[in-house]
Predicted 3D model of a 97-nucleotide RNA (Glycine riboswitch aptamer) from a mouse gut metagenome. The model forms 89% of the base pairs in the Rfam consensus. Model confidence (mean pLDDT): 82 of 100. Its Rfam family is "Glycine riboswitch aptamer". On this family, see Mandal et al., Science 2004: "A glycine-dependent riboswitch that uses cooperative binding to control gene expression". The RNAcentral record of the sequence draws on MGnify.
RNA sequence: UUCCAAGAGAGAGCUAUCGUGGUAGCCGCCGAAGAGGCAAACCCGACAUAUGAGGUGAACAUGUGCAGGGCGAAACUUUCAGGCAAAAGGACUGGGA
Numbered sequence: 001u002u003c004c005a006a007g008a009g010a011g012a013g014c015u016a017u018c019g020u021g022g023u024a025g026c027c028g029c030c031g032a033a034g035a036g037g038c039a040a041a042c043c044c045g046a047c048a049u050a051u052g053a054g055g056u057g058a059a060c061a062u063g064u065g066c067a068g069g070g071c072g073a074a075a076c077u078u079u080c081a082g083g084c085a086a087a088a089g090g091a092c093u094g095g096g097a
Base pairs, nucleotide, nucleotide: 001097002096003095004094005093011027013026014025015024016023017022018021028084029083030082034080035078036077037076042070043069044068045066047065048064049063050062051061052060
C1' cells in the first nucleotide's frame, strides 16, 4: 500500500424545487475519514544570581532561576471538512499478501 473480518455516535427534521433520490435554504445535533489547536520534557535565550577569581573593571565559562521564542501527543479539544434510516464512508483492532 492492498484484500478480508469486525467497527460507534447524532433529526427517515422543516420549507421550496425537480421527481422517490438529488439540489438549495433554515433549525437542531454527532466525532472515529481528513484537517486545525494545545501539556510536560528538550533546545535557544534578554535579565538576575552564585562559583571560577587572585587588586579593580570589562569580557568569558559553568550552575541555578526566569521573560520571550522554537519544537512538541492523543481516542483531549475545535467542529473547518465530513456525518445524523438503509447504502456508502469510518479512527482503532485482528488476519492475509